The RNA shown here (Bacterial RNase P class A) has 413 nucleotides and comes from Desulfonema limicola. NCBI's taxonomy places the organism under Bacteria, Pseudomonadati, Thermodesulfobacteriota, Desulfobacterales, Desulfonema. The sequence is in RNAcentral, with records from Rfam.
């Protein structure tokens, strides 16, 4: 100079003129002073939770969610630091990162075969078997002698071809084919042996809290992918949401249909009337056990509540007021402990957005940042993304400008 990593800050800012909103002061009021008014993501609506109500408390299924490890956090699917594994030449970035011998399924075309599968091509033994080709022996023909040639019959050896058996080393097809190399064996092969290599089981030393790293020995043990398929295995999980909910005030018409059900017993006991007296008969309360109806909860148990009520459909009425509603798991700062995430302890601030068809604005000057052009004055341009509505933690995505450290390349000195 150039190409990358990673981390932090800002998001304009004075003044003037008018307008809105919530507080304060101050007024009979009403006016006037004076404070304050939209983010780092308010976006998104993915978690997680505070709060709130389902009367009140449990068990256990179910349905969701997570998944190396070890720390934080109110809690999480968040941070943090690490292991491993992928990806980068690095700085650095990612990982849905627990089990495949518990089961069940998937895998296209090609291949014999795609899991304790499997024989297309090859290789190699056998045949009372075919043919073919050599050899040698024997007959038999020719011939002066020897020799050959046809041509028959054993017998061996090769080739080839049918049939059987064994092989899975060696070639083929695939993305992948039941451990790789080299050596012996072997009829031809195979861990069949054996060397070394790699995997996996079990035994062990060193380091770490753990994830796991770095090693030494034994067993020839040789056991595909895929669980972001069901599933197993281990931890967590009650619904509903500020349109939760609380309080006031007003207003109605249920003279409407369906449907479920309707139940009490037993003991005590209060009253009151019958009875000659046990005792009866109405009737009040309280246990007790039982039916029905309801609430917790998507089922079950189990509880509660109610002795009446519960359900569905259909038609009126009212939907205004005020609290929820901003003081907090709050913010900043020093200081101590931590690799960090964070925690502890002091101090200090809260005059603080809290609207409810929704305020937080317009306009005008001068300036901050960035770029351009210029010798300077100066002039041009650019200042993104974007809008609170219960609060708070977090990850995700938009985007304008700066400033830190780190990596690499390539030139000089």
């Nucleotide at each position: 100079g150039g190409a990358g990593c990673a981390g932090c800050c800002c998001a304009g800012g004075c003044g003037g003129u008018c307008g809105c909103u919530g507080g304060a002061u101050u007024u009979a009021a009403a006016a006037a002073u004076u404070c304050a008014g939209a983010g780092g993501a308010a976006a998104g609506u993915c978690c997680g939770a505070a709060c709130a109500c389902c009367a009140c408390a449990g068990g256990g299924c179910a349905u969701g969610g997570c998944g190396c490890u070890c720390c934080g956090u109110a809690a999480u699917u968040c941070g943090g630091a690490g292991u491993c594994g992928c990806g980068g030449c690095a700085a650095c970035g990612u990982g849905a990162a627990g089990g495949a011998a518990a089961g069940u399924g998937c895998a296209a075309c090609a291949g014999a075969a795609a899991g304790u599968a499997a024989a297309c091509c090859g290789c190699c033994u056998u045949u009372a078997u075919c043919a073919g080709u050599g050899a040698a022996c024997a007959g038999g023909g020719u011939u002066u002698u020897g020799a050959u040639a046809a041509u028959u019959g054993u017998u061996c050896a090769c080739u080839g071809a049918a049939a059987a058996g064994g092989u899975a080393a060696g070639g083929g097809u695939g993305a992948a084919a039941c451990g790789g190399u080299g050596c012996g064996g072997u009829a031809a092969g195979a861990g069949c042996g054996c060397a070394c290599c790699a995997g996996u089981u079990c035994u062990u030393u060193g380091g770490g809290u753990g994830a796991c790293c770095a090693g030494a020995g034994a067993a020839g043990c040789u056991u595909g992918g895929u669980a972001a398929a069901c599933c197993c295995c281990g931890c967590c999980u009650g619904g509903u949401g500020c349109a939760a909910a609380a309080c006031c005030a007003a207003a109605u018409a249920g003279a409407g249909g369906a449907g479920u059900g309707c139940a009490a017993a037993g003991a005590a006991u209060u009253c009151a009337g019958u009875u000659u007296a046990u005792a009866c008969u109405g009737u009040u309360u309280u246990c007790u056990u039982g039916a029905a109806g309801g609430g917790c909860u998507g089922c079950c148990c189990g509880u509660c509540c109610u002795u009446g009520a519960c359900u569905c459909c259909c038609g009126g009425g009212u939907a205004g007021g005020u609290u929820g509603c901003a003081a907090g798991a709050g913010a900043u700062g020093a200081c101590a402990g931590g690799u960090a995430a964070c925690u502890a302890u002091c101090a200090u601030c809260c005059a603080u957005a809290g609207a409810u068809g929704a305020a937080u604005g317009a306009c005008c000057g001068c300036u901050g940042c960035c770029g351009g052009u210029g010798a300077a004055a100066a002039c041009c341009g650019g200042u993104a993304c974007a809008a609170a509505a219960u609060u708070c933690g977090g990850c995700u995505u938009a985007c304008g400008g700066g400033c830190u450290g780190c990596u690499c390349c390539a030139g000089c000195c």